[in-house]
Molecule: c-di-GMP-I-GGC riboswitch aptamer
Organism: Deltaproteobacteria bacterium
RNA sequence: GCCGAUAAAGCCAAACCAUGAGCAAUCGUGGGACGGAAAGCCACGGGUCCUACUGGGAUAGCCGGGUUGCCGAGG
Numbered sequence: 001g002c003c004g005a006u007a008a009a010g011c012c013a014a015a016c017c018a019u020g021a022g023c024a025a026u027c028g029u030g031g032g033a034c035g036g037a038a039a040g041c042c043a044c045g046g047g048u049c050c051u052a053c054u055g056g057g058a059u060a061g062c063c064g065g066g067u068u069g070c071c072g073a074g075g
Base pairs, nucleotide, nucleotide: 002075003072004071011036012035016031017030018029019028020027021026034061040067041066042065044064045063046062047059048058049057050056051055
């Protein structure tokens, strides 16, 4: 470095509920855990979704890619 354990310390948080923002997709905060070895970050490519549709927006927990990080049994 690759890799991802019957390891250790931790971390994140689906649906749903409350509340707020937004035309909306959806997002913030709190609760809550379905799950996650990057479920950290990036909208570059594809997909899907929304729209006040010449345009613009959302989704990174849809797929690919980029980039950063904890640990180290065995190979």